[in-house]
RNA sequence: UGCAGAAAAAGGCAAACCUAUUGAAAAAUAGGGACGCAAAGCCGAGGAUCUAAGGCAAGUACCCUACUUGCUACGAUGGCCGGGUUACCUGG
Numbered sequence: 001u002g003c004a005g006a007a008a009a010a011g012g013c014a015a016a017c018c019u020a021u022u023g024a025a026a027a028a029u030a031g032g033g034a035c036g037c038a039a040a041g042c043c044g045a046g047g048a049u050c051u052a053a054g055g056c057a058a059g060u061a062c063c064c065u066a067c068u069u070g071c072u073a074c075g076a077u078g079g080c081c082g083g084g085u086u087a088c089c090u091g092g
Base pairs, nucleotide, nucleotide: 003091004090005089012037013036017032018031019030020029021028022027035079041085042084043083046081047080048077049076050075054072055071056070057069058068059067060066061065
């Protein structure tokens, strides 16, 4: 320098769930909490997935508003996959 993670040490992160706050929702943040994680560090929405406030279309009631259905990301997930980048320990 690049490769690998069987066993071990030090240290790290923190799912579900609960509480509070924000949000239309998906979800996020903080505290508690540990299912797991060898990059579950950082960057970034290419694929995938979730949501549908707003918008568009159709329908119903109806009379210009209300409701229902469908589509839609400009919203979200990096602990779904791929990519970029940096790094601890151990092994050969």
The RNA shown here (c-di-GMP-I riboswitch aptamer) has 92 nucleotides and comes from Neobacillus paridis. Model confidence (mean pLDDT): 84 of 100. Lineage of the source: Bacteria > Bacillati > Bacillota > Bacillaceae > Neobacillus.